The RNA shown here (Lysine riboswitch aptamer) has 189 nucleotides and comes from Tumebacillus permanentifrigoris. The model forms 98% of the base pairs in the Rfam consensus. It was read from a public genome assembly, where an Rfam model found it. The coordinates come from a structure-prediction model, not an experiment, and the mean pLDDT is 78.

RNA sequence: AGUUGGGGUAGAGGUUGCGACGUUUGAAGAGUACGCUGCGAGAGGUCCGGGGGACUGAUGAAGGCAGUGAAAAGGCACCGUCGCCGAAGUUUCGCCGCGUCCCGCGCGGAGAGGCUGGGUCUGUCGCCGAACAGGGGCAGAACUGUCACGAGGAGCCACCUAGCUCACUCGUGUUGCGCUACUUUCACA
Repeated sequence: AGUUGGGGUAGAGGUUGCGACGUUUGAAGAGUACGCUGCGAGAGGUCCGGGGGACUGAUGAAGGCAGUGAAAAGGCACCGUCGCCGAAGUUUCGCCGCGUCCCGCGCGGAGAGGCUGGGUCUGUCGCCGAACAGGGGCAGAACUGUCACGAGGAGCCACCUAGCUCACUCGUGUUGCGCUACUUUCACA
């Protein structure tokens, strides 16, 4: 000089990479929920389910018909801003908070562990959702990125052989606690 292991910093995969936010715009939600009036009806109804409790009801509940007025949220796409590359998603566990008190169930938050490199499409599901959109679980298909191996191609070496490099092409395989570059340190030398 170099090699292995450990640490640190900075990056790459995609123009549909991931996520969050919003006085953005749009479709849908929906002529729905709900309000009012009338008719008819006649005792229950509301708060996620059960128990309790609260509220409401013959000054007429639920549900039905007609008329009239008439939304919104979550989710989706566009636009913009921000944070990023285990970005993030999902699952299990316990903790905290919300949904009227308890239990169940659901939603949200941070944490610990497991799985998934990435997006797309197809099928399926007694899941979430108004939905045929979308999300999620499971399975499959091709594509794509990194690395490794092999072959070819190009280049370096005075020629051949051999060796080395590569932002290239093809094939095969693996996958993120990975990969690339720089740097630092232990050990070997």